The prediction has a mean pLDDT of 81. The RNA shown here (transfer RNA) has 74 nucleotides and comes from a Candidatus Woesearchaeota archaeon. Rfam family: tRNA. Rfam classes the family as a transfer RNA. The sequence was found in a public genome assembly.
RNA sequence: GGGGCGGUGGUCUAGCUUGGUAUGAUACACGGCUGGGGGUCGUGUGGUCGGGGGUUCAAAUCCUCCCCGCCCCA
Repeated sequence: GGGGCGGUGGUCUAGCUUGGUAUGAUACACGGCUGGGGGUCGUGUGGUCGGGGGUUCAAAUCCUCCCCGCCCCA
């Protein structure tokens, strides 16, 4: 230099091809069960979807440029 895969709450992760309110777990807070703890159940909190630009009524999703990580080729 060329190519492929990935980047989403504090952490891990689904969703991207089919554009339409972002999923689950964990963590944290509160509550129920328990004499209490542990455990379990319920509710809630938390996201510039890596960054800029474009297309569109509407973009995590499509197009484009860039950044970061891993892999392959040279």